Source information
A computed fold for a 98-nucleotide RNA, annotated as c-di-GMP-I-GGC riboswitch aptamer.
RNA sequence: GACGAUAAAGGCAAACCACUUGAAAGAGUGGGGCGCAAAGUCACAGGCCUAAAAUUCGCAAAGUUCUAUGGCGGAAAAUGGCAGCUGGAUUGCCGAAA
Numbered sequence: 001g002a003c004g005a006u007a008a009a010g011g012c013a014a015a016c017c018a019c020u021u022g023a024a025a026g027a028g029u030g031g032g033g034c035g036c037a038a039a040g041u042c043a044c045a046g047g048c049c050u051a052a053a054a055u056u057c058g059c060a061a062a063g064u065u066c067u068a069u070g071g072c073g074g075a076a077a078a079u080g081g082c083a084g085c086u087g088g089a090u091u092g093c094c095g096a097a098a
Stems, first nucleotide, its partner, number of pairs: 003095002011036002016031006034084001040090003044087003047082003052079001055075005
C1' cells in the first nucleotide's frame, strides 16, 4: 500500500414511536436496533425523492356575448433534499490470516 478475524478497545444506528421543524421530500432531539470497517465528512458525476416560487394549460357565471392580479385542477419545473443507491474526493481506529 492493500486486505478484513466469531480478535480487542470503542463507534454509528434502519424500520417503528414521541416531540420539534418544513409547503413537501426531508431534517433535528430522545427512545429503539435492522444492519454497518468508513453507515465519518463533501451533492462533484449518475440516480432517486419532493414541488414552494417563477412558467404554462384547462375548468367554473344568472344570461346571448365578454371578462380572471382571485378560486380549483393539470403539465413541466430545484433556487429544496437523499452520503444507509452507485461512482468520485477527502480524513481516520484496530491488526489475525492470506
The model forms 95% of the base pairs in the Rfam consensus. Its mean pLDDT, the model's own confidence on a scale to 100, is 85.